[in-house]
RNA sequence: GGGUGAUUAGCUCAUUGGUAGAGCAAUUGACUGCAGAUCAAUAGGUAAUUGGUUCGAUUCCGAUAUCGCCCU
Numbered sequence: 001g002g003g004u005g006a007u008u009a010g011c012u013c014a015u016u017g018g019u020a021g022a023g024c025a026a027u028u029g030a031c032u033g034c035a036g037a038u039c040a041a042u043a044g045g046u047a048a049u050u051g052g053u054u055c056g057a058u059u060c061c062g063a064u065a066u067c068g069c070c071c072u
Stems, first nucleotide, its partner, number of pairs: 001071007010024004018055001026042005048064005
């Protein structure tokens, strides 16, 4: 330099065009002498950035950034 994949909650990941969820973690309550476990609830993300297509984009297209893999 060329090709290719990834980027969504604190972490690991879902979500194939119609207002984004789970597990773990966190917080609160119940339970307990205290803690853990268990049960219930709550909070947490303008989906890497930017532009385009569309009535409508996490999803489709382009550019940029970071990371990984392959080729030279």